RNAcentral holds the full RNA, with entries from ENA and SILVA.
The part of an RNA shown here (small-subunit ribosomal RNA, 3' major domain) has 475 nucleotides and comes from Comamonas sp. PJ712.
NCBI's taxonomy places the organism under Bacteria, Pseudomonadati, Pseudomonadota, Comamonadaceae, Comamonas.
Its mean pLDDT, the model's own confidence on a scale to 100, is 85.

Context: one part of a larger RNA
């Protein structure tokens, strides 16, 4: 000097409390762990692994396993030797690859021989190659603690030192934040600010936007740019003003104006370090190691399996519901190998085909709501697994293994044990909608708005965390 403490003071977080809604019972989705397999590729393992790496495994993708092949190789560079590249048809194979075979003569330089480029092809040898090892050799990037408020220097000072001091004390703050005192005085990296969005307003601009005026089935058409809106540049908020408390301070408390008040809500922004945490499979990279194989090609299968556990999640269990008819309001976003109006079909979708490179056309009916009807507490008009039979669509291919539709079929499930999780305001809850990834394939994930609650006495307890002090057979 740290670190610990079922030691002591101070505080602080959805940490308890008070409240909503949840998992944990069911049935399925998805990861994972066992087990199973020729193969179920590798990684992640309390928090901080388990809908995680993967924003998509039918082939591909892949690294896996079984067959069938190559061997200077799929891919860089260098040397010889031939040939321009490149292409058409047949065979045999599951292809991969193999034997054949037609057409074909460019580009630059040069009277011509011929030379050079660039690609193909053999042929030897330097080498390529490696998702093989080690993340406890490494850079890089990640994660935690944690947006907690810590962490540190320089020069003085005390101390033999190791250290100390400042950084403790008082008060006060989200905050080492500010004030005051003070052997210190200063500065650092973090904190706040500077950036981003959202709330209020003026100003410029007015088209595809918008609609006070006249028009019409319609912002449709005049006509205009008040309004909304779109985006650009300015303004506003600083505890400025009042009162009060506080030491005359920092600051808190309460009121006024104000759209907004005391960081005005959200985001980005992660100090010194800590876990030899996590990635050698993004990516470099040392050392090992392989080199007719631990490299490379194909086709197939596995990655999906299935006595069981766990975890993440969807859908229920019904009446604040289910079904049937009507009927209203967003937002954010993407679209040309696209996005699809409108016409067909019970629908999945299908054939025609308009507009759109987009505030203009399309996705696209938002759904919960709201106004009738109906059911009548039942395993039900709940509830939808699960199987059946018939499509439909991507795709070379939908057996293993892909969504989606129609009819039928109608399993658990009547609110979940010990236990345990999220949340303090446009937040939980719930309703729907859109992107990415993408031929096809979201109950995942990211974003977007509708409707929108209830509870915070408090800090004695549980958990983490911060300060200062104490104890110590720890370092």
């Nucleotide at each position: 000097u740290g670190a610990c403490g079922g030691g002591g003071c101070c505080c602080c977080g959805c940490a308890c409390a008070a409240g909503c809604g949840g998992u944990g019972g069911a049935u399925g989705u998805u990861g994972u762990g066992u087990u199973u397999u020729a193969a179920u590729u590798c990684g992640a393992u309390g928090c901080a692994a388990c809908g995680c790496g993967a924003a998509a495994a039918c082939c591909c993708u892949u690294a896996u396993c079984c067959c069938c092949c190559u061997u200077u190789g799929a891919c860089a560079u260098g040397g010889c030797a031939g040939g321009a590249a490149c292409u058409u048809c047949c065979c045999a194979g599951a292809g991969a690859u193999g034997u054949u075979u037609u057409g074909g003569u460019g580009c630059u330089c040069a009277a011509a021989a011929g030379a050079g480029a660039a690609c193909c092809u053999g042929c030897a040898c330097a080498c390529a190659g490696g998702u093989g090892c080690u993340g406890c050799a490494u850079g890089g990037c990640u994660g935690u603690c944690g947006u907690c408020a810590g962490c540190u220097c320089g020069u003085g000072u005390c101390g033999u030192g190791a250290g100390u001091u400042g950084u403790u004390g008082g008060u006060u703050u989200a905050a080492g934040u500010c004030c005051c005192g003070c052997a210190a005085c200063g500065a650092g990296c973090g904190c706040a600010a500077c950036c981003u969005u959202u709330g209020c307003c003026a100003u410029u601009a007015g088209u595809u936007g918008c609609u006070a005026c006249a028009u019409u089935c319609a912002g449709u058409u005049g006509a205009g740019c008040a309004c909304u809106c779109u985006a650009a540049u300015g303004g506003a908020a600083c505890u400025g003003c009042c009162g009060g408390u506080g030491a005359c301070a920092a600051a808190c408390c309460g009121g006024a104006g104000g759209a907004a008040g005391g960081u005005g809500g959200g985001g980005a922004u992660g100090a010194c370090g800590u876990c030899a945490a996590g990635u050698c499979c993004u990516c470099a990279u040392g050392c090992c190691c392989c080199u007719u194989a631990u490299a490379g090609g194909u086709g197939g299968g596995g990655c999906a399996a299935c006595a069981c556990a766990c975890g993440u999640c969807a859908u229920a269990c019904a009446a604040u519901g289910g079904c049937u008819g009507g009927u209203a309001c967003a937002a954010a976003g993407g679209u040309u190998u696209c996005c699809c109006a409108c016409c067909c079909g019970c629908g999945a979708g299908g054939g025609g085909g308009a507009g759109c490179u987009a505030a203009u056309c399309c996705c696209a009916u938002a759904a919960a709501g709201c106004c009738a009807g109906u059911c009548g507490u039942a395993g039900u008009c709940c509830g939808g697994a699960u199987c059946g039979c018939a499509g439909u669509c991507u795709g070379c291919a939908a057996c293993u293994c892909g969504a989606c539709u129609g009819c039928g079929u109608g399993a658990a499930g009547u609110c979940g044990g010990a236990a345990u999780c999220g949340c303090u305001a446009g937040u939980a809850a719930u309703c729907g909608u859109g992107g990415a990834u993408c031929a096809g394939a979201a109950u995942g994930u990211c974003a977007c708005g509708g409707u929108g609650a209830a509870u915070a006495c408090g800090u004695u307890c549980c958990c983490g965390g911060u300060u200062c002090u104490u104890g110590u057979a720890c370092a």